[in-house]
A computed fold for an 853-nucleotide part of an RNA from Pinus taeda, annotated as large-subunit ribosomal RNA, domain II. Its Rfam family is "Eukaryotic large subunit ribosomal RNA". The family is grouped with related families in Rfam's "LSU clan".
Context: one part of a larger RNA
RNA sequence: CACCUGCGCGCUCAUGGUGUUGGUUGGCGGGCUUUCCAUUCGACCCGUCUUGAAACAUAGACCAAGGAAUCUAACAUGUGUGCGAGUCGGCGGGUUUGAAAACCUGUGAGGCACAAGGAAGCUGAUGGGUGAGAUCCCCUCUUUGGGGGGUGCAUCAUCGACUGACCUUGAGCUUAAGCAAAGGGUUUGAGUGCGAGCACACCUAUUGGGACCCGAAAGAUGGUGAACUAUGCCUGAGCAGGGUGAAGCCAGAGGAAACUCUGGUGGAGGCUCGUAGCGAUAAUGACGUGCAAAUCAUUCAUUUGACUUGAGUAUAGGGGUGAAAGACUAAUCGAACCAUCUAGUAGUUGGUUUCCUCCGAAGUUUCGCUCAGGGUAGCUAUAACUCAUGCACGAGUUUUAUUGGGUAAAGCAAAUGAUUAUAGGCAUUGGGGGUGUAACGCCCUUGACCUAUUCUCAAACUUCAAAUAGGUAAGAGGGUGCGGUUGAUCCAUUGAGCCGCGUCGUGGAAUCAAGAGCUCCAAGUGGGCCAUUUUUGGUAAGAAAAACUGGCGAUGCGGGAUGAACUGAAAGUUGAGUUACAGUGCCAAAUUGCACGCUAACCUAGAUCCCAUAGAGGGUGUUGGUUGAUUAAUACAGUAGGAUGGUGGUCAUGGAAGUCGAAAUCUGCUAAGGAGUGUCUAACAACUCACCUACCGAAUCAACUAGCCUCGAAAAUGGAUGGCACUGAAGCGUGCAACCUAUACUCGACAGUCGGAGUAAUUUCCUAGCUCCGAUGAGUAGGAGGAUGUGGGGGUCAUUGAGAAACCUCGGGCGUGAGCUUGGGUGCAUCGGCCCCCAGUGUAGAUCUUGGU
Numbered sequence: 001c002a003c004c005u006g007c008g009c010g011c012u013c014a015u016g017g018u019g020u021u022g023g024u025u026g027g028c029g030g031g032c033u034u035u036c037c038a039u040u041c042g043a044c045c046c047g048u049c050u051u052g053a054a055a056c057a058u059a060g061a062c063c064a065a066g067g068a069a070u071c072u073a074a075c076a077u078g079u080g081u082g083c084g085a086g087u088c089g090g091c092g093g094g095u096u097u098g099a100a101a102a103c104c105u106g107u108g109a110g111g112c113a114c115a116a117g118g119a120a121g122c123u124g125a126u127g128g129g130u131g132a133g134a135u136c137c138c139c140u141c142u143u144u145g146g147g148g149g150g151u152g153c154a155u156c157a158u159c160g161a162c163u164g165a166c167c168u169u170g171a172g173c174u175u176a177a178g179c180a181a182a183g184g185g186u187u188u189g190a191g192u193g194c195g196a197g198c199a200c201a202c203c204u205a206u207u208g209g210g211a212c213c214c215g216a217a218a219g220a221u222g223g224u225g226a227a228c229u230a231u232g233c234c235u236g237a238g239c240a241g242g243g244u245g246a247a248g249c250c251a252g253a254g255g256a257a258a259c260u261c262u263g264g265u266g267g268a269g270g271c272u273c274g275u276a277g278c279g280a281u282a283a284u285g286a287c288g289u290g291c292a293a294a295u296c297a298u299u300c301a302u303u304u305g306a307c308u309u310g311a312g313u314a315u316a317g318g319g320g321u322g323a324a325a326g327a328c329u330a331a332u333c334g335a336a337c338c339a340u341c342u343a344g345u346a347g348u349u350g351g352u353u354u355c356c357u358c359c360g361a362a363g364u365u366u367c368g369c370u371c372a373g374g375g376u377a378g379c380u381a382u383a384a385c386u387c388a389u390g391c392a393c394g395a396g397u398u399u400u401a402u403u404g405g406g407u408a409a410a411g412c413a414a415a416u417g418a419u420u421a422u423a424g425g426c427a428u429u430g431g432g433g434g435u436g437u438a439a440c441g442c443c444c445u446u447g448a449c450c451u452a453u454u455c456u457c458a459a460a461c462u463u464c465a466a467a468u469a470g471g472u473a474a475g476a477g478g479g480u481g482c483g484g485u486u487g488a489u490c491c492a493u494u495g496a497g498c499c500g501c502g503u504c505g506u507g508g509a510a511u512c513a514a515g516a517g518c519u520c521c522a523a524g525u526g527g528g529c530c531a532u533u534u535u536u537g538g539u540a541a542g543a544a545a546a547a548c549u550g551g552c553g554a555u556g557c558g559g560g561a562u563g564a565a566c567u568g569a570a571a572g573u574u575g576a577g578u579u580a581c582a583g584u585g586c587c588a589a590a591u592u593g594c595a596c597g598c599u600a601a602c603c604u605a606g607a608u609c610c611c612a613u614a615g616a617g618g619g620u621g622u623u624g625g626u627u628g629a630u631u632a633a634u635a636c637a638g639u640a641g642g643a644u645g646g647u648g649g650u651c652a653u654g655g656a657a658g659u660c661g662a663a664a665u666c667u668g669c670u671a672a673g674g675a676g677u678g679u680c681u682a683a684c685a686a687c688u689c690a691c692c693u694a695c696c697g698a699a700u701c702a703a704c705u706a707g708c709c710u711c712g713a714a715a716a717u718g719g720a721u722g723g724c725a726c727u728g729a730a731g732c733g734u735g736c737a738a739c740c741u742a743u744a745c746u747c748g749a750c751a752g753u754c755g756g757a758g759u760a761a762u763u764u765c766c767u768a769g770c771u772c773c774g775a776u777g778a779g780u781a782g783g784a785g786g787a788u789g790u791g792g793g794g795g796u797c798a799u800u801g802a803g804a805a806a807c808c809u810c811g812g813g814c815g816u817g818a819g820c821u822u823g824g825g826u827g828c829a830u831c832g833g834c835c836c837c838c839a840g841u842g843u844a845g846a847u848c849u850u851g852g853u
Stems, first nucleotide, its partner, number of pairs: 001026002004023001045060001047058002061853006071209004076204001078202006086112003091106005116123002128159005136150006161192002163189003166185003172179002212351002215348001219341006230315004235310004239305001241273003244269001248265007277302001279300001282298001285296002317333001319329002354787006364377001366375002378525002380522001383519001385517003394512002397510002399474005410462002416458003421453005428448008478504009528552004533547002536544001557568003572750007583739002585724003591737001593736006606726001617711003621708010638695005644668003650662002674689001678687002752776008788842001790839008806826004811822004
């Protein structure tokens, strides 16, 4: 809102209709809270060291439980409580009790305080004044308050006094060695000047202790090991089959002999091949969560010896043993293993556990064997205290006055230093030349030098000399007048300081001020980095080093596509509006807006600070500009004609007739024609140009300059004005409008923080409250305040078999949050709120520990 229906009332004869109210049903919805799903937009992974982390920096698979600023002693500041010139109470006794605790009491020990100074002997403190000053009182005018007078706390400043030390002076006394009064001092003390302390508790900080937690490499003391292995000794055991063939021996031959030769026999050897054994070369094979914390197979080395091996025995840790490799010494060796000192130490690495609110840094100074760290100052928080409410006091500001400077700029016809060029030059001087026999004779020339100019310069030059920046002042504690006093100086004086009295008010520039001043204690920091400007060195650098200011660090938000630092702007939670920077074709909110120019770009047009590049140099691409020329006496361009005579000028040349070259470059006739701009020839010839004329009929040419465009412009995956795409732009350069949007600005609401004001009187409560007004809000390290949860204890109120705790939960509610509460389910026996107290009190990290997946 619609439909249906009941009842009552009003109108009506009645039906019907209409109105109001209630109910049911349906449709379309709207708002708030919450969960899940989907979509759009935004959005890189936390912890950590760091200037900087999403990082190709490091730790981290997941879950549960455990896990790190503690306790104690001493000292320091602050706060609170008790007593107070004292305070605390060791010890003894008593009451009570549990052997304690607690309470009472005696002596009054001891600590700290009540007196300081001096190295010490030792000596040893009450005299106040002035200025500022809260409070309180009085008088007076006006009543917000102002003026005058008095009192003058705490505290501050200053003068004086006393006391110790030090310096000086020394009357007097006295045993000649001292005691010493009075006095003086720009000297000195952690002193006095009618006490303020002691004890306890708590927070914070420091130091010693394991000292927030975990972690070394080391060091020391005392022991245990030679079953592995190294070596020695002692006593046992073991070692196929071949090859070679030493010495010795036998036989034969030769020889005068010495002896030699031949053939056998023989079986030696740190000889040889090779099995067992012992070993371990290669494939850098197999295996490599293995058969094995060193193995397997093949291959290989050695195998009668310095051989292999069993048992016994000896040598022990700064020691052994070593055919020596720092090898071996029980899977451990450039110093074994075990226990203890020991929770060793670490300026080093890693980690360090709930919430909200307020404030909020530093990477700089200086010191130290200091550079990975500390102390000190700085920066910062808390706690206060003294005043103040329109005066004091103040300021990252300006003004006025004054003041110091030697940078920038400037200057070099000013000094110093550097430096280019010119002109003139009497004298002096160097070089060269001419003349001359020669001359300090003359002449010419070139330097030095002098004079007058000229060009260019200086961090360690400067006459002159900024801007900015710095210091001081802008009043009552002052100006001024008079008087007194002090000690210096002085013949006398003067001037300076101080004191007293009087007088002078336009309160002595502006602006701002959310109040100003002062004090104690303490944290963190002491690696910095970036930008504009100035600056050093460097070829330069995202490289190094300074200064001022601002940022990042410690900081989010809009824009720059992306991004620590650029740009706008700094932030509680929200609603509405308006903007900044940047933008407005689509991605993507907002004009394919208006107006005027430019740009055509096929290796590859262009498109916004930082900023992610391009240059010198070219272009008859196009558009502007400047300068200088030509042109109706007809230019420029085009077409056509002429382009000659002296003369083949002179010289040179093999040749040179306009044209290889050198010097010169006249004249006639002409409308005009060079002793010749090019082509060509051996040389001529020929062609052409300059120049002139005819046709034509209106603008033309040159040099320079700067906008866009273009060439210059080459790299390896395909590629980036952010992409698409865009061409009377959606490009470039101007101008004018409209629009869009940030946590910025304006207004409103709510919660917090800070400040101010009012309010005990009515019966509802409350003052740690309530009401009103104003301001304000970023934040790492760090400080402070207030909360929340856990375990235990005391008090009090209470829960629970009618179901406690605990666990699960897409349910509800409260709180900014940590969290709290409630419904439902499981569960089956305890448990909570409030006020206090005590802590082994909160985990995501530590290659964390243990267990599980």

Notes
The RNAcentral record of the full RNA draws on SILVA. The coordinates come from a structure-prediction model, not an experiment, and the mean pLDDT is 80.